[in-house]
Formats: sequence, C1' cells, structure tokens
RNA sequence: GGGCCGUUAGCUCAGCUGGUAGAGCACCGGACUUUUAAUCCGAGGGUCGCAGGUUCGAUCCCUGCACGGCCCA
Repeated sequence: GGGCCGUUAGCUCAGCUGGUAGAGCACCGGACUUUUAAUCCGAGGGUCGCAGGUUCGAUCCCUGCACGGCCCA
C1' cells in the first nucleotide's frame, strides 16, 4: 500500500429485503428472608464509531474517515 470482517445500553450480543431499537448479565428500587445469597416484580440507561449522500423515512443502502481483527504484498 491492497483486500475482507467488525464498531448498537456499563459488558456480551440480537435487530427479518429501509418504517422512529431489543435481549441476557450488571447497576438501582421493591417483595421474600433473622441477614446475605437465590428467586420474583419494577424502573432507569442508547446522537446505533464520526461526517456526508440517497430517500417521505436510514442501525440497515452508497462514499469518505477513525478504531480493532485477519489475510496479501
């Protein structure tokens, strides 16, 4: 220098051929328990890496950049 893959909640990851984003765990509150743990119930938490483009509408399509991984030179 070239190619491919990835980047979504604190962490691990879903998200179906574009229709205003979810799960598990964690954290917080409550129930239960002598207490803790376990179990059950509830709540909060996201500029979907960044900037543009296409579109009525983009996590999703296109372009560039950043970061990480693998391969080639």